[in-house]
Overview: The RNA shown here (SAM riboswitch aptamer (S box leader)) has 127 nucleotides and comes from an uncultured Cytophagales bacterium. Its mean pLDDT, the model's own confidence on a scale to 100, is 84. It matches the Rfam family "SAM riboswitch aptamer (S box leader)". Gene Ontology term of the family: regulation of gene expression. The sequence was found by an Rfam model in a public genome assembly.

RNA sequence: CACUUAUCCAGAAAGCCGGAGACACGGGGUCUGUGAAGGCUUGGCAACCCUCUCGGCUCUCUCAAGAGAGACAAGAGAGAAAGGUGCCAAUUCCCGCUCAAAGGUAUCACUUUGAGAGAGAUAAGUG
Numbered sequence: 001c002a003c004u005u006a007u008c009c010a011g012a013a014a015g016c017c018g019g020a021g022a023c024a025c026g027g028g029g030u031c032u033g034u035g036a037a038g039g040c041u042u043g044g045c046a047a048c049c050c051u052c053u054c055g056g057c058u059c060u061c062u063c064a065a066g067a068g069a070g071a072c073a074a075g076a077g078a079g080a081a082a083g084g085u086g087c088c089a090a091u092u093c094c095c096g097c098u099c100a101a102a103g104g105u106a107u108c109a110c111u112u113u114g115a116g117a118g119a120g121a122u123a124a125g126u127g
Stems, first nucleotide, its partner, number of pairs: 001127008013042005021031003025096004043088003048084002051080004057070005072075001092119001097116007
């Protein structure tokens, strides 16, 4: 960098350095000298990967609660958070393309809602 799969209306910020931008792209809107990006430190959120605990099945012991052992195609699910990532304004901030319904119009336009696609982000895997 490309591809595959999953998730994206929940959650979580302080300090120091820095000094004008940031929110991927286009439009809208927003944040920002009451200090943007970026860097560092500390803290936190979450549970994708890893790890661990409980939980399923069979057998044995036990009055029972419970304990021990074993097998596999490795158990729905619940929990922990040491390690690997990620994240800590606004739903991925909203919209972008298509379809449907309702409203609207002489017809278009347009508005709202819903579904899907695309794009993007993150993780895990493959090349």